[in-house]
Context: one part of a larger RNA
RNA sequence: GCCAGGGAGUGUAUUUGAAUGGCGAGGCUAACUUUAAAACUAGGAAGCCGAAGCGAAAGCAACAUGCGCGCAAAAUUUAUUUUUGAGGCGCGGCGUAUACAAGUGCGUGGAGUCAUUUGAUUACGACCCGAAGCCAGGCGAUCUAGGCGUGGGCAGGUUGAAGCGUGGCGAAAGCUACGUGGAGGACCGCAAGCGGUAUUGAUCUGCAAAUCAUUCGUGUGACCUGUGUCUAGGGGUGAAAGUCCAAUCUAGCCUGGCAUCAGCUGGUUCCUUCCGAAACAUGUCGUAGCAUGACCUAAUUGGAGAUAGUCGGUGGAGUAGAGCACUGAUUGGGAAAUCCGGGGGAGAAAUCCCUCACUUCCUUGUCAAACUCCAAACACACCGUCGUCUGAGAAGAUUGGAGUCCGGGCUACUGGGGUAAGCUUGUAGUCCGUAAGGGAGAAAACCCAGACUGUGGUUAAGGUCCCCAAGUGUCGACUAAGUGUUAAUACUAAAGGGUGUCAUAAGCCCCAGACAACUGGAAGGUUAGCUUAGAAGCAGCUAUCCUUUAAAGAGUGCGUAACAGCCCACCAGUCGAGGUUUAUGGCCCCGAAAAUUGACGGGGCUAAAGUCGACCACCGAUACCACAGAGUAUUGAAAAAUAAUCUCGUAGGAAGGCGUUUCGCUCGGGCAGAAGCUGGGACUUGAGUUCCAGUGGACCGUGCGGAAACGAAAAUCCUGGU
Numbered sequence: 001g002c003c004a005g006g007g008a009g010u011g012u013a014u015u016u017g018a019a020u021g022g023c024g025a026g027g028c029u030a031a032c033u034u035u036a037a038a039a040c041u042a043g044g045a046a047g048c049c050g051a052a053g054c055g056a057a058a059g060c061a062a063c064a065u066g067c068g069c070g071c072a073a074a075a076u077u078u079a080u081u082u083u084u085g086a087g088g089c090g091c092g093g094c095g096u097a098u099a100c101a102a103g104u105g106c107g108u109g110g111a112g113u114c115a116u117u118u119g120a121u122u123a124c125g126a127c128c129c130g131a132a133g134c135c136a137g138g139c140g141a142u143c144u145a146g147g148c149g150u151g152g153g154c155a156g157g158u159u160g161a162a163g164c165g166u167g168g169c170g171a172a173a174g175c176u177a178c179g180u181g182g183a184g185g186a187c188c189g190c191a192a193g194c195g196g197u198a199u200u201g202a203u204c205u206g207c208a209a210a211u212c213a214u215u216c217g218u219g220u221g222a223c224c225u226g227u228g229u230c231u232a233g234g235g236g237u238g239a240a241a242g243u244c245c246a247a248u249c250u251a252g253c254c255u256g257g258c259a260u261c262a263g264c265u266g267g268u269u270c271c272u273u274c275c276g277a278a279a280c281a282u283g284u285c286g287u288a289g290c291a292u293g294a295c296c297u298a299a300u301u302g303g304a305g306a307u308a309g310u311c312g313g314u315g316g317a318g319u320a321g322a323g324c325a326c327u328g329a330u331u332g333g334g335a336a337a338u339c340c341g342g343g344g345g346a347g348a349a350a351u352c353c354c355u356c357a358c359u360u361c362c363u364u365g366u367c368a369a370a371c372u373c374c375a376a377a378c379a380c381a382c383c384g385u386c387g388u389c390u391g392a393g394a395a396g397a398u399u400g401g402a403g404u405c406c407g408g409g410c411u412a413c414u415g416g417g418g419u420a421a422g423c424u425u426g427u428a429g430u431c432c433g434u435a436a437g438g439g440a441g442a443a444a445a446c447c448c449a450g451a452c453u454g455u456g457g458u459u460a461a462g463g464u465c466c467c468c469a470a471g472u473g474u475c476g477a478c479u480a481a482g483u484g485u486u487a488a489u490a491c492u493a494a495a496g497g498g499u500g501u502c503a504u505a506a507g508c509c510c511c512a513g514a515c516a517a518c519u520g521g522a523a524g525g526u527u528a529g530c531u532u533a534g535a536a537g538c539a540g541c542u543a544u545c546c547u548u549u550a551a552a553g554a555g556u557g558c559g560u561a562a563c564a565g566c567c568c569a570c571c572a573g574u575c576g577a578g579g580u581u582u583a584u585g586g587c588c589c590c591g592a593a594a595a596u597u598g599a600c601g602g603g604g605c606u607a608a609a610g611u612c613g614a615c616c617a618c619c620g621a622u623a624c625c626a627c628a629g630a631g632u633a634u635u636g637a638a639a640a641a642u643a644a645u646c647u648c649g650u651a652g653g654a655a656g657g658c659g660u661u662u663c664g665c666u667c668g669g670g671c672a673g674a675a676g677c678u679g680g681g682a683c684u685u686g687a688g689u690u691c692c693a694g695u696g697g698a699c700c701g702u703g704c705g706g707a708a709a710c711g712a713a714a715a716u717c718c719u720g721g722u
Stems, first nucleotide, its partner, number of pairs: 001722006011124003015120009026049003032043002053060002063092001066091004073084003093108006127267002130264001134257006145231009154221001156188003159184001163180007193218003198214002201212002233249001235245002270657006280293005295403001296401006305389003309386001311384005321374001322372002327368003332363005341356006407432007415424002437448003452629007462619003465603003471616001473615006484605002496590003500587010517574005523547003528542003553568001557566002630647002632643004658711001660708006667701003676695008
């Protein structure tokens, strides 16, 4: 891992609803007694609930209906209607507290109670499994830490302290040389012993729950070791690492409290039908929770309106935009006032002049979520019209049961952020969540479209060369880059360039000959003047005239030391029809760099199978249509009819069923073959039921009821097998 078996909303009590039944202004017994022997026996009101409330209390103490409306229902009417009208609603009255009164609060015109079943609440283990921990009482120092008592062990080699001896020196103290001597937490050391540095080696389902190899440290000491003994869990021991205290240590192990508590994780077992959410608000030692409201569901009540849409009318508003009249921000110019302030000047000073700033006015140019002289569209409120829903019961109300409180994407408008984010805060809508199907290669929320079942057809989005259903469709353009073959969305691509090419528009030149090309000319004053060694069209500066001409610059480039030389502008000839410039648009190109070979989904595609425009056909879904069937809702006695333009659905609410075990009653089957098992057939929407054959060899079932240790695929579930 697989298989089999086991495996989770139970019981008692409290409170509160619903259904059914009994009795009813009453209802019921409890303990206990009693008979019978497994009866719904017969007793037993002690007590409980109800029948009266209000008030802190003293205390006081209520409509067996006075009026109106009116649903259901009944009666009536030719129809519209009309009458009565339980329950219901609106008034009125009453009790009580407050109180001068008024007003207000609570109550008031009789329905409860007991039992059974069931939904929920609370307390208990309370649907099941799950901590780390806390406390109590015990057991441990055969591992290890430290102490104490008593024993054992340390090859070999090296060094050579003190002391002592002898000699020398010295006045002495003493110094010194050579011997002797044998000290040391001395040295070397794979002897033993103890340790455990590095290879971050081997191993890492190991030889091993710490080992192996090589290497390394220590090896007469604070050394190693045997044995006995002591210290015990908030305690010991510790040359101190929170180390060690029996493979357990930032508080050992065992048992108990104990089924600890867990707002946290996981799991929670058959079917079908109806409806169907929320991820928001408020409060909370609260934000992983809970409560209340909103939203869901079921029942009851109620009795006539409700309303997403259209049009019209009446309102208010201060957004978009706009504006500068206010509040602020803000550009330039002009004029004036104050001489109060800063700077400068003149003067002996008073004072005067200039300038800057400040204030006011005129003019000019701007800006604002917290500015507004203005001011939409849309939206909103109310009224009416149309539409839709509604006596097959609207709005509203009451009660039982929930779930929900991490939401998310997209579109529009916004705040934050960088006019960033698969970012974050809102508002409105929509979808996912809780939605399957078709398309987008694959895909939560993008496009189409809301799946009761089956059969056949028609379309949507999107497609039609092959993979792959349908056009190698028609017409006209563009692209040469394999650009592209991607609606959008992670799948990029920009500024800036292009004499790539197509189109549009405009200007200018042109048969009195344009543009390009070729042939020829391109002169003189003059080497213009200045500068300079030189400067002659061509280093630089200034000026840039005149003449001859068809035309020719005081010169566009190359060149020289400077000249020279070669070109160009400009002119003529040859040629013979368009040329040139600018702007705009389409497709295309460059800009363009990433790591295994590689992606338009792939193959492949070029007058496309690319891009743009026009058109025709076809394919294509659970959509739509037709037929058949099922369910649900309503009507109905049934048959049947109608269709909420009914039947997707998580959490969740409601309803109806299937199956297992066992008990009571009932009716049956079985050795002429029960249950179980294996294989096969039939039926039901389904849980399931039933039949046949084989095997098996003794019990089993139908119907109506009762009771449950009643249904497994999951829980790193438990046990066993494999």